The RNA shown here (transfer RNA) has 75 nucleotides and comes from a Candidatus Omnitrophota bacterium. The coordinates come from a structure-prediction model, not an experiment, and the mean pLDDT is 81. Lineage of the source: Bacteria > Pseudomonadati > Candidatus Omnitrophota. Its Rfam family is "tRNA". The family's RNA type in Rfam is transfer RNA.
[in-house]
């Protein structure tokens, strides 16, 4: 350098190909309460997330195009 992947809570991830509701779901951890003398465990609840700019569309994590980071293959 060419050419390919990925990038969503704190962390793991599902949703993208085939756009469309209202709160972007699960698990794990956090922070309340409830059960227990106390902690564990189990219930219930909160809160928290689409790398960044631009475009296309009535609408975009989802398409398109660029940027950055991370990974592969290559000369």
């Nucleotide at each position: 350098g060419g050419c390919c992947c990925c990038a969503u809570c704190g962390u793991c991830u599902a949703g993208c190909c085939u756009g469309g509701u209202c709160a972007a779901g699960g698990a794990c951890g956090g922070g309340a309460g409830a059960u227990u003398c106390u902690c564990a465990g189990u219930c219930u609840u909160c809160a928290a997330a689409c790398a960044c700019c631009g475009g296309u569309u009535c609408a975009a994590a989802u398409c398109c195009g660029g940027u950055u980071g991370g990974g592969g293959c290559u000369g």